This is a predicted structure of a 538-nucleotide part of an RNA (large-subunit ribosomal RNA, domain I) from a Candidatus Collierbacteria bacterium. It matches the Rfam family "Bacterial large subunit ribosomal RNA". Model confidence (mean pLDDT): 81 of 100. Lineage of the source: Bacteria > Bacteria candidate phyla > Candidatus Collieribacteriota.
[in-house]
Context: one part of a larger RNA
């Protein structure tokens, strides 16, 4: 050096209990009636971990389902239990220690320690109950400040999604300061099952459209912004999804209250818009149909357990038939999984059909209740003020103050008009057009997650979640926090009785099991590396 035989090692192949990404449907807040999350207990024998449960503690009651085994798993056995129907599954109830917002006070969480009321008798005891705080209201007492009582209410939690208040830097610009990253990360507050937005002082420029939201497109634009660098980046129009519109303030009227006698205030009626509308006065017509919301009843249809459910044999090989051969059968079922190898006809199922005592979702119909009278003419009473607009300094809407409109917004200085009115149409002016601010509400379409069913030119144990296993575990860190490794005997434990050797409960051998030792450091078992033997070379 080569070959062979072994060892070591755990790659590769095969597998999948676990993940990942979606589609459809359904669901979406919990909490002082004590949550989320924990501590400690709890099984007939019971030490541990997981899981369930709470001193009624692997459970109690009841109503349904179901029909032979069961006493959760790791994890066998004994002993019990069960057709007087268990275990198990579902609905509704019961119990629910201690901590935790934690709430009688305290506290180094799961502990310490009080007061009052009621009851019991085991009277130096036991049992049950009450005693926190915030805001608002009521009552009593009090000159008042306030005190006491009472009622409702708040607190804390929630993965992601949402809105609002604050708000970086690395980075990019091949340096860097405007710019970018980015209103991102992060912090705080608040809410909901969604949130937010929303019924034009909108957009536009034609024969105009007609709340908002989401998607596509317009469009990475012959739009624009930009040390015109890096980059940033719309809108109108168009297509689609959903579809819904409403209520106040004021004028005027009525009732009550207060008082400075001129008003103010509470409640009710009235009223709600832009080709203006409403009030008031006069006149004419109408008197109930439609629509919406709520309540009740009825019917239908779902959810939370379930039930029925077709059809194959022989033979060959084999350890085993689901394979081969031969001949059959079912099919509204040839989805899928399991079974000693590829199973429509073996098992569970699947197609299809049926099913609820109890709790609960949706739809439709009927009844009742509630919610707009219309038109013409006149009058000039009302139509949201420290508001709109302006100026200065900032921020946002693609628009970096720019020729910079318009909208929203913080601070400051000012500050209108009142329908013969006012805003807008990207400096500004005219004409024309369009809309009606300074009050409020609003489902669905949208976002995210969970459950159920299904899917995958997704992964297959260094992959896929960090986690297929006692995983947010072990371990590390004072702490915030960081954070693993670790899957596979066999169809079935049949998990190796007995014997030999040996110091041996090691190992090996014989025998036995098995299809095979695949022998528990267990499927396959590569390479590096190690040993032995043989050969070759020097």
């Nucleotide at each position: 050096c080569a070959a062979u035989c072994a060892g070591u090692g755990g790659a590769u192949g095969c597998c999948u209990u676990g993940g990942c990404a979606g589609u459809a449907a359904a669901a979406a807040c919990c909490g002082a009636a004590g949550a989320a999350g924990g501590a400690c207990g709890u099984u007939u024998c019971a030490a541990g971990u997981c899981u369930g449960c709470g001193a009624a503690a692997g459970u109690u009651g009841u109503c349904g389902g179901g029909g032979a085994g069961g006493u959760g798993a790791c994890a066998a056995g004994a002993a019990c239990u069960u057709a007087u129907g268990a275990u198990c599954c579902g609905g509704c109830a019961g119990u629910g220690u201690c901590c935790g917002a934690a709430u009688g006070g305290g506290g180094a969480a799961a502990c310490c320690u009080g007061a009052c009321c009621a009851g019991a008798u085991u009277u130096a005891u036991c049992u049950g109950g009450u005693c926190g705080u915030u805001a608002c209201g009521c009552a009593a007492c009090g000159c008042a400040a306030g005190u006491u009582g009472u009622g409702u209410u708040u607190c804390g939690g929630g993965a992601a999604c949402u809105u609002g208040g604050g708000g970086a830097a690395c980075u990019g610009a091949a340096a860097u300061a405007u710019c970018u990253a980015a209103g991102u990360a992060c912090c705080c507050a608040a809410a909901g099952g969604a949130a937010a937005a929303g019924a034009a002082a909108u957009c536009g420029a034609a024969u105009g459209a007609g709340a908002g939201c989401c998607c596509c497109u317009u469009a990475g634009u012959a739009a624009g912004c930009g040390a015109c660098g890096a980059g940033c980046g719309a809108a109108c129009a168009g297509g689609g999804g959903u579809g819904a519109g409403u209520c106040u303030a004021a004028a005027c009227c009525g009732u009550g209250a207060a008082u400075u006698u001129a008003u103010u205030u509470a409640c009710g009626g009235g009223g709600u818009u832009g080709c203006a509308g409403g009030g008031c006065c006069a006149g004419a017509c109408a008197u109930a149909a439609c629509u919406u919301a709520g309540u009740u009843u009825u019917u239908c249809u779902g959810a939370u357990a379930g039930a029925a459910g077709a059809a194959c044999a022989a033979u060959u090989u084999g350890g085993a038939a689901u394979a081969g051969u031969u001949g059959a059968c079912c099919a509204u079922a040839g989805g899928g999984g399991g079974u000693g190898a590829g199973a429509g006809u073996c098992c569970c199922g699947u197609a299809u059909u049926c099913g609820a005592a109890a709790u609960u979702g949706g739809a439709a119909a009927a009844a009742c209740u509630a919610a707009a009278g219309u038109c013409u003419g006149g009058u000039a009473c009302c139509u949201a003020a420290g508001u709109a607009a302006a100026u200065c300094u900032g921020g946002a809407g693609a628009c970096g103050g720019c020729a910079a409109a318009c909208u929203c917004u913080a601070g400051a200085u000012c500050g209108a008009a009142u329908c013969c009115g006012g805003g807008c149409u990207g400096a500004c002016c005219a004409c024309a057009g369009u809309c009606c601010a300074a009050g409020a509400c609003u489902a669905a379409u949208u976002a995210u997650u969970u459950u159920u069913a299904c899917u995958g030119a997704c992964c297959g144990a260094u992959a896929g979640u960090g986690a297929a296993c006692u995983a947010g575990u072990a371990c590390c860190g004072c702490g915030a926090g960081g954070g693993a490794a670790a899957g596979g005997u066999g169809a079935a434990a049949a998990g190796a009785a007995g014997g030999g050797u040996g110091a041996g409960u090691a190992g090996c051998c014989c025998u036995a099991u098995u299809a095979a030792a695949a022998g528990a450091u267990c499927c396959u078992g590569a390479a590096a590396c190690u040993g032995a033997u043989u050969g070759c070379u020097a």